[in-house]
RNA sequence: CCCGAUAAAGGCAAACUCGCCGCGAGGCGGGGACGCAAAGCCGCGGGUCAGGCACGAACCGCCUGACAGCCGAGCUGCCGAAG
Numbered sequence: 001c002c003c004g005a006u007a008a009a010g011g012c013a014a015a016c017u018c019g020c021c022g023c024g025a026g027g028c029g030g031g032g033a034c035g036c037a038a039a040g041c042c043g044c045g046g047g048u049c050a051g052g053c054a055c056g057a058a059c060c061g062c063c064u065g066a067c068a069g070c071c072g073a074g075c076u077g078c079c080g081a082a083g
Stems, first nucleotide, its partner, number of pairs: 002083001003080002011036002016031006034069001040075002044072003047067007
């Protein structure tokens, strides 16, 4: 370094729910734990979603946003047995 144990010490927190914010996707805080070894950071690529433009309409396209617990890239990082 790879790797990740019925190890130790800690950490995060899905669904649901309450309050607030947002047109919305969704966000923040409280409760709550399904899970997580990067479930820490980061919208850079893909993807999904929302609002808008355009169109007779849908798809496509374009614009502006959201999601990191969808997959990658990048940055950082606790502990340690076996191999």
Description
c-di-GMP-I-GGC riboswitch aptamer from a Candidatus Rokuibacteriota bacterium, 83 nucleotides, folded computationally. The source organism's lineage runs through Bacteria, Bacteria candidate phyla and Candidatus Rokuibacteriota. The prediction has a mean pLDDT of 87.